Model confidence (mean pLDDT): 88 of 100. This is a predicted structure of an 87-nucleotide RNA (c-di-GMP-I-GGC riboswitch aptamer) from a Synergistales bacterium. The model forms 91% of the base pairs in the Rfam consensus. The sequence was found by an Rfam model in a public genome assembly.
RNA sequence: AUCGACAAAGGCAAAGCCACCGAAAGGUGGCGGCGCAAAGCCACGGGUCUAAAACCUUCAGGGGUCAUGGCAGCCGGGUUGCCGAUU
Numbered sequence: 001a002u003c004g005a006c007a008a009a010g011g012c013a014a015a016g017c018c019a020c021c022g023a024a025a026g027g028u029g030g031c032g033g034c035g036c037a038a039a040g041c042c043a044c045g046g047g048u049c050u051a052a053a054a055c056c057u058u059c060a061g062g063g064g065u066c067a068u069g070g071c072a073g074c075c076g077g078g079u080u081g082c083c084g085a086u087u
Base pairs, nucleotide, nucleotide: 001086002085003084004083011036012035016031017030018029019028020027021026034073040079041078042077044076045075046074047071048070049069054065055064056063057062
C1' cells in the first nucleotide's frame, strides 16, 4: 500500500422480553443473537421516522403543516483504528 480465508485473537449486537428516560420517534442498562471487517466516531449531502411547542383549520371531538427531536445496522461523504493475509 492493497485485500478480508465459511480461518483466527479480540470486538460490536437485530428482533423479542424486562427496567428506566422521553410527548413521540427513539435512547440507556440487563437478558438475547439476526447479523456486522469499521455494525468505531461525526447529522455534512440525500433519505427516512416522530410531531411536544408553534402555525393553519374545525362549533367541538378532531384534522393538517413543520425539526428545533431522532435513525451512523438506509445510501453517500468525512475521520480514527484492531487482527490477519499478500507485497